[in-house]
Molecule: transfer RNA
Organism: Actinomycetota bacterium
RNA sequence: GCGGGAGUAGCUCAGAUGGAAGAGCGAGAGCCUUCCAAGCUCUAGGUCGCGGGUUCGAGGCCCGUCUCCCGCUCCA
Numbered sequence: 001g002c003g004g005g006a007g008u009a010g011c012u013c014a015g016a017u018g019g020a021a022g023a024g025c026g027a028g029a030g031c032c033u034u035c036c037a038a039g040c041u042c043u044a045g046g047u048c049g050c051g052g053g054u055u056c057g058a059g060g061c062c063c064g065u066c067u068c069c070c071g072c073u074c075c076a
Base pairs, nucleotide, nucleotide: 001072002071003070004069005068006067007066010025011024012023013022019056027043028042029041030040031039049065050064051063052062053061
């Protein structure tokens, strides 16, 4: 330099062909219990890496760019 993959909640990850974001764990509160743990219920938490574009509408499509991983090639 070229190609491919990944980037979504604090963490691990979902999210078929575009219709507008969820789960588990974790956190907080409540119920239960003499108390704790466990169990059950509820709540909060997101500019979907970043910047543009297409579209009535983008997490998903297009372009650029950043970080990480893998492979290939060249050179000192």